[in-house]
RNA sequence: AGUUGAUAAAGGCAAAACUGAUGAAAGUCAGGGACGCAAAGACACGGGUCUAAGGUAUAACAAAGUAUACUAAGAUAGCCGGUUACCACU
Numbered sequence: 001a002g003u004u005g006a007u008a009a010a011g012g013c014a015a016a017a018c019u020g021a022u023g024a025a026a027g028u029c030a031g032g033g034a035c036g037c038a039a040a041g042a043c044a045c046g047g048g049u050c051u052a053a054g055g056u057a058u059a060a061c062a063a064a065g066u067a068u069a070c071u072a073a074g075a076u077a078g079c080c081g082g083u084u085a086c087c088a089c090u
Stems, first nucleotide, its partner, number of pairs: 001090002004088002012037002018031005035078001041084003045081003048076003054071006
């Protein structure tokens, strides 16, 4: 430096069910367990997706409150791209 990643490998990660915590939810964390992963390490930068507490609009209503739609400031790195980094190989 690499349009590299052996049915290999040092060292790794750990889906779902279930239990507990947390959160409005999506989800996250811990336990648990291996569905899988060559980066399933890190970063929400671009796109996508999920959620909608709060906010906005609308509806009927005296009001409180309710319903519907939109909305990320929430989440996802195990959706894709990008950046960065580990090991091995060349």

The RNA shown here (c-di-GMP-I riboswitch aptamer) has 90 nucleotides and comes from a Syntrophomonadaceae bacterium. Rfam family: c-di-GMP-I riboswitch aptamer. About the family: GEMM was predicted in a large-scale screen for bacterial structured RNA regulatory elements. Of the family's consensus pairs, 90% are formed in the model. The sequence was found by an Rfam model in a public genome assembly.